[in-house]
Description: Predicted 3D model of a 366-nucleotide RNA (Bacterial RNase P class A) from a Pseudomonadota bacterium. The coordinates come from a structure-prediction model, not an experiment, and the mean pLDDT is 78. The sequence is in RNAcentral, with records from ENA. It matches the Rfam family "Bacterial RNase P class A". By type it is a ribozyme. Rfam links the family to the GO terms ribonuclease P activity, tRNA processing and dimeric ribonuclease P complex. Rfam describes the family as follows. Ribonuclease P (RNase P) is a ubiquitous endoribonuclease, found in archaea, bacteria and eukarya as well as chloroplasts and mitochondria.

RNA sequence: GAAGUCCGCCAGGCAGCCGCGGAAGCUUCCCUUCCGAGGAAAGUCCGGGCACCACAGGGCAGGAUGCCGGCUAACGGCCGGGCGCAGCAAGCCUCGCAAGAGGCCCAAGGCGACGGAAAGUGGCACAGAAAACAUACCGCCGAUGGCGCGCCAGCGCACAGGCAAGGGUGAAAAGGCGAGGUAAGAGCUCACCGCGCUCCUGGUAACAGGGGCGGCAGGCAAAACCCCAUCCGGUGCAAGGCCGAAUAGGGGAGCAAUGGCGUGGCCCGCGCCGCUCCCGGGUAGGCCGCAUGAGACCGUCAGCAAUGACGGUUCGAGAGGAAUGGCUGCCCUCGACAGAACCCGGCUUAUCGGCGGGCUUCCAUU
Numbered sequence: 001g002a003a004g005u006c007c008g009c010c011a012g013g014c015a016g017c018c019g020c021g022g023a024a025g026c027u028u029c030c031c032u033u034c035c036g037a038g039g040a041a042a043g044u045c046c047g048g049g050c051a052c053c054a055c056a057g058g059g060c061a062g063g064a065u066g067c068c069g070g071c072u073a074a075c076g077g078c079c080g081g082g083c084g085c086a087g088c089a090a091g092c093c094u095c096g097c098a099a100g101a102g103g104c105c106c107a108a109g110g111c112g113a114c115g116g117a118a119a120g121u122g123g124c125a126c127a128g129a130a131a132a133c134a135u136a137c138c139g140c141c142g143a144u145g146g147c148g149c150g151c152c153a154g155c156g157c158a159c160a161g162g163c164a165a166g167g168g169u170g171a172a173a174a175g176g177c178g179a180g181g182u183a184a185g186a187g188c189u190c191a192c193c194g195c196g197c198u199c200c201u202g203g204u205a206a207c208a209g210g211g212g213c214g215g216c217a218g219g220c221a222a223a224a225c226c227c228c229a230u231c232c233g234g235u236g237c238a239a240g241g242c243c244g245a246a247u248a249g250g251g252g253a254g255c256a257a258u259g260g261c262g263u264g265g266c267c268c269g270c271g272c273c274g275c276u277c278c279c280g281g282g283u284a285g286g287c288c289g290c291a292u293g294a295g296a297c298c299g300u301c302a303g304c305a306a307u308g309a310c311g312g313u314u315c316g317a318g319a320g321g322a323a324u325g326g327c328u329g330c331c332c333u334c335g336a337c338a339g340a341a342c343c344c345g346g347c348u349u350a351u352c353g354g355c356g357g358g359c360u361u362c363c364a365u366u
Base pairs, nucleotide, nucleotide: 001362002361003360004359005358006357007356008355009354010353012331013330014329015328016327017326018325020036021035022034023033024032025031038337042348043347045346046345047344048343049342050236051235052234053233062232063231064230065229066228067081068080069079070078071077082114083112084111085110091104092103093102094101095100115227116226120225121224123220124219137167138166139163140162141161144160145159146157147156148155149154175193176192178190179189180188194216195214196213197212198211199210200209201208202207240288241287242286243285250279251278252277253276254275255274259273260272261271262270263269295314296313297312298311299310300309301308302307332335
C1' cells in the first nucleotide's frame, strides 16, 4: 500500500424571523432567561428496579435455561476460552498450449437450543431385501452333504447350505482402510485411524496430548415424550400514596316546637319531617409517584476483555388527548429509518451516507 473481515462513532451545518411545550425570574397578564426526542424513542421478546397483593417450611404440577470459566442488580445478555460444522482468499497438487476446471488444505472471520440416545416409552415418510431383539433383491461360493458323468484322477449342476466383499435403495445400512486368511467371505487375524474403559501429563474447567486394555458396546432424532441439573409467587404507573368539594345520602350531639304527617275510634306512646354543630365514606377535581439515576462526560488504576474501583465536572424533555414546528438566506458530500408517556440493562427489526480503529493474508521498501 492492497484485499478480506470484525468492532465502535456521527446522523446535514450555520444565521435571522415567527410559533409551540415546560421551568425559573418581580410573579395576574405582559416581558426576559434557560431547556426541549432516538440510536433505534419501534417490536413488547427476555431480565431487573419500583409499587400493591399473597406468602411458616417442604413437596407436586407448570414454565424457562442447558459446553467451560468470568462479568452483572439480573438475564435467554455480554466477554474470554473449548469442541464441532461449513467454507472464501492465499498456498499446494492433478489435467490443460492457454483460458480455465477439479481436488487437498483452509488465515482473520462466520454458524452451532454443543447436558443425557449403553434409564425407559414411542418414531424414522418414499425407496429398499432389511430402518434396528437386523436383513438377503442382484450377486459370490458351493470346501462339506446331495444329484449326474467318468475305470480312476476328476468334471459338471446349484438341491441342502455358507457369505455379506461387490452392485443396487436411501438423509441414514451394524466401524473405515490396507494386508493376511478363506470354497467364498467376515475384527476371523494383524498394522494404522475411529470408538469404549482405564491410567498419566497439561489446564480452574470445558478439553487436549500420550500409555495400556477391549475386536466393538454399537444408526438418527431429545426443536418426540422423558431423565438430570439450575432458576422462577401474582399483577403492572389505569401500579400505588396524599388532599378533597358542591349536591344528595349515613352516624352522633344539641336546639326549637308540642306544630304537621303516619299508626289509631280517641289519648299516651312510637316513627318521619325543621335548624345548628361535629364525625365518617365515596364521587368530580387537585397534588405526588415523575426523572438525581445500576445517570452523563473526562481522567487514573486493575483486568486479554466484558467490567470494576477511585477522583473531578455536570443536571440535559416530560405530561393534558399529548409541545419539540414553519418561513427565508448561505454552504456542503444534498441528508435514511423514524416521535418519548414510570424507569433502567439487553436482544431483535428498520436505516441515505460518512468517519475512526482492530485482526488476518499478500505485495513493495528499509